[in-house]
RNA sequence: GUCGCGUUAGCUCAGUAGGUAGAGCAUCUGACUUUUAAUCAGAGGGUCCGGGAUUCGAGUUCCCGACGCGACA
Numbered sequence: 001g002u003c004g005c006g007u008u009a010g011c012u013c014a015g016u017a018g019g020u021a022g023a024g025c026a027u028c029u030g031a032c033u034u035u036u037a038a039u040c041a042g043a044g045g046g047u048c049c050g051g052g053a054u055u056c057g058a059g060u061u062c063c064c065g066a067c068g069c070g071a072c073a
Base pairs, nucleotide, nucleotide: 001072002071003070004069005068006067007066010025011024012023013022019056027043028042029041030040031039049065050064051063052062053061
């Protein structure tokens, strides 16, 4: 330099054909328990890496850029 993949909640990751964003773990609250732990129930938490385009509507499509990983040179 060229090409490919990835970037979504505190962490690890899902998100089929564009239609108001989810799981597990963690955190908090309650139940249970003599207490802790475990278990069960519930709650909070993200404008989806940045910018632009298309669309009635974009995490998802297109373009440019940033960062990480890999292949080739």

Predicted 3D model of a 73-nucleotide RNA (transfer RNA) from a Bacilli bacterium. The coordinates come from a structure-prediction model, not an experiment, and the mean pLDDT is 82. It was read from a public genome assembly. Its Rfam family is "tRNA". Its family is annotated with triplet codon-amino acid adaptor activity in the Gene Ontology. It is annotated as a transfer RNA.